[in-house]
Record summary: Predicted 3D model of a 74-nucleotide RNA (transfer RNA) from a Gemmatimonadota bacterium. It matches the Rfam family "tRNA". The family's RNA type in Rfam is transfer RNA. The sequence was found in a public genome assembly.
């Protein structure tokens, strides 16, 4: 330098053919339980879906240019 994948909650990851409300799963917070603590219950907080720009009546999702990790070739 070139091809090719990935980037969604603190961590690991789902989201089908674009469809109107973003998820789970562990962890975080409170109650409950217990002499306490762990476990289990219950309820709850947590998102610029990497950035910008396009398309479209609608974009995490489909395009383009850029970051950033990653694996191949050189």
């Nucleotide at each position: 330098g070139g091809u090719c994948g990935c980037g969604u909650a603190g961590c690991u990851c789902a989201g089908c053919u674009g469809g109107u409300u973003a998820g789970a799963g562990c962890g975080c917070u409170g109650c409950u339980u217990u002499c306490a603590c762990a476990c289990a219950g219950c309820a709850g907080a947590g998102g610029u879906c990497c950035a910008c720009g396009g398309u479209u009546c609608g974009a995490a999702u489909c395009c383009g240019u850029g970051c950033g990790c990653g694996a191949c070739c050189a």